Model confidence (mean pLDDT): 88 of 100. Predicted 3D model of a 506-nucleotide part of an RNA (small-subunit ribosomal RNA, 5' domain) from an uncultured bacterium. Rfam family: Bacterial small subunit ribosomal RNA. Rfam links the family to the GO terms ribosome and structural constituent of ribosome.
Context: one part of a larger RNA
RNA sequence: GACGAACGCUGGCGGCGUGCUUAACACAUGCAAGUCGAGCGGAAAGGCCUCUUCGGGGGUACUCGAGCGGCGAACGGGUGAGUAACACGUGAGUAACCUGCCUUCAGCUUCGGGAUAACCCCGGGAAACCGGGGCUAAUACCGGGUAUUCACAUUGUCUCGCAUGGGGUGGUGUGGAAAGGGUUUUACCGGCUGGGGAUGGACUCGCGGCCUAUCAGCUUGUUGGUGGGGUAGUGGCCUACCAAGGCGACGACGGGUAGCCGGCCUGAGAGGGCGACCGGCCACACUGGGACUGAGACACGGCCCAGACUCCUACGGGAGGCAGCAGUGGGGAAUAUUGCGCAAUGGGCGGAAGCCUGACGCAGCGACGCCGCGUGGGGGAUGACGGCCUUCGGGUUGUAAACCUCUUUCAGCAGGGACGAAGCGAGAGUGACGGUACCUGCAGAAGAAGCUCCGGCUAACUACGUGCCAGCAGCCGCGGUAAGACGUAGGGGGCGAGCGUUGUCC
Repeated sequence: GACGAACGCUGGCGGCGUGCUUAACACAUGCAAGUCGAGCGGAAAGGCCUCUUCGGGGGUACUCGAGCGGCGAACGGGUGAGUAACACGUGAGUAACCUGCCUUCAGCUUCGGGAUAACCCCGGGAAACCGGGGCUAAUACCGGGUAUUCACAUUGUCUCGCAUGGGGUGGUGUGGAAAGGGUUUUACCGGCUGGGGAUGGACUCGCGGCCUAUCAGCUUGUUGGUGGGGUAGUGGCCUACCAAGGCGACGACGGGUAGCCGGCCUGAGAGGGCGACCGGCCACACUGGGACUGAGACACGGCCCAGACUCCUACGGGAGGCAGCAGUGGGGAAUAUUGCGCAAUGGGCGGAAGCCUGACGCAGCGACGCCGCGUGGGGGAUGACGGCCUUCGGGUUGUAAACCUCUUUCAGCAGGGACGAAGCGAGAGUGACGGUACCUGCAGAAGAAGCUCCGGCUAACUACGUGCCAGCAGCCGCGGUAAGACGUAGGGGGCGAGCGUUGUCC
């Protein structure tokens, strides 16, 4: 000098930041991922119309529960356990790869079929839920047709490359598509195939960044090859066989520690330390394992199995996972509200209106940090009172107070009152923050100062008390009867809404 700090004393206001560093301990409760009726059959609820024996029935689709279907749920948010590794950083490669939505170009969008939820009926179960029968729709599912520059096989030709090989163009054969919705029937939104782009991802390699040799040898899918499998794809990734290799003092293997970086702190720099907040990447989601769906997961608020734990139970069987936002217990020196709002920004869905969004925007709490402001300004005595000291003359506190005069920041009260919305909406209207900021007016010095130190280092001294006691202390050291070092007082020094102490780093 610095801090995500803590502790002690003290504490007026504001702005901007920041706040479980410990138990990746366990969690009550609420919320945190939905949306689309312009994909579908429909109508539980509300609205509207209508009938009514006043119980209710029918219609409509303004609207819409549940269901089928689509997209999203792989983003966003959290945490740092694990990981010494191509995890990260940086540079390069993929002629060995994938990429939903978006964009661009070309072409297409044909004919059929059978089901199944919802619903109705029956049944089982305490529940979670489940079974049987019957009806029905689709942008759900299946079949046929057509189709190239698509895929595969084969064949001709041109061309390029660092190897395997890549690209263009032509022939033949085989295989492969689709879905509709909506409108004043025109817009528009979609669907399928193929090429390009963009974005995102995957894999490979060079180099770089911890400690330990009181770890010296390590290795059998091990190292390489061939065939096969698997993958989007290369590869011992997996498998069968064959060979006997591969790594290591330039530190293998083992042990310990640790998420990595942009950066942050310090320092003249070189360097050293750190990786909280913000941003990028990675890993994890009660513990371990696994796959399914999907463009994308081996998936925090999905599924299955096992385990520990908690809960419900009719004892047969079930339910759960806050390292999301709040909040609770526990641990700890220590770390906040079970707040408001989708107005803005961003995200998902939707043609849109809109819905959802503890992302986010705000507010609350904490001097935790940084910054700013205030607690008044001027005048006022050869100097009040009181306190302290005294050589008893006086000195000092001290222009300090009183007193006179002035001002009114901040806080207070009253009136006015935003920007953020150039958005959204046909229009009316629409702001959580917020009656906040800000502006104007009003009253009155009125409501607002402490902490630490004073032996030397180190700036600031006397008195009394104590008597190696009580105590102080960062180091040297003080205290045993005149202590500037302990305690108190007066005075003084330093900083100031803070001041000291402790811890850690330079």